RNA sequence: UUCUUUGUUCUGCUUAAUGGUUCCGCGGGUGCGGGUCCAGCGGGGGACCCAAAUUCUAGUCCGGCAACCGCCGGAAUGGAUCGGGGCGAACGAUGCGCGGCAUCGAGAGCAUUUAGUGGCUCUAGCCCGACAGCUAACCUCGUCAGCGUCAUUAAAGGGCAGG
Numbered sequence: 001u002u003c004u005u006u007g008u009u010c011u012g013c014u015u016a017a018u019g020g021u022u023c024c025g026c027g028g029g030u031g032c033g034g035g036u037c038c039a040g041c042g043g044g045g046g047a048c049c050c051a052a053a054u055u056c057u058a059g060u061c062c063g064g065c066a067a068c069c070g071c072c073g074g075a076a077u078g079g080a081u082c083g084g085g086g087c088g089a090a091c092g093a094u095g096c097g098c099g100g101c102a103u104c105g106a107g108a109g110c111a112u113u114u115a116g117u118g119g120c121u122c123u124a125g126c127c128c129g130a131c132a133g134c135u136a137a138c139c140u141c142g143u144c145a146g147c148g149u150c151a152u153u154a155a156a157g158g159g160c161a162g163g
Stems, first nucleotide, its partner, number of pairs: 011148004018039003022035005040143006050133001055080004060075006083131001084128004091105006106123005112156007
């Protein structure tokens, strides 16, 4: 001097995923981590009105028939989900060589906001467990995780510096 990795701090982005009180622990300090609570932000359940209609399996219990095996109906409990539903932008159609891929449409992100032009990227994942439409009051849950800014024109707004 260059490259790579790790840690810390500052500053921003996607996302609902932020701010604070107090307690405990760590620390030389600014602080950091965890718990409780409050606020903010976000989700679900839940009336009238309107709209809409119950799978399979395991053993247990109750009732009836039979009176050997069993059969029918009901109840609660456990399990399973190409019934149904929820979070999320993460969906639809068509085709194929079909565990996937491609095309079209639609949706989402690209760094103050909006609009125009050109361009880039994504369209996952998870949950409930037979059950939930809307829904005031009311009840309840979450507050993670992952990253580093494409360019240009116009308008609005903001910040810094100088006077």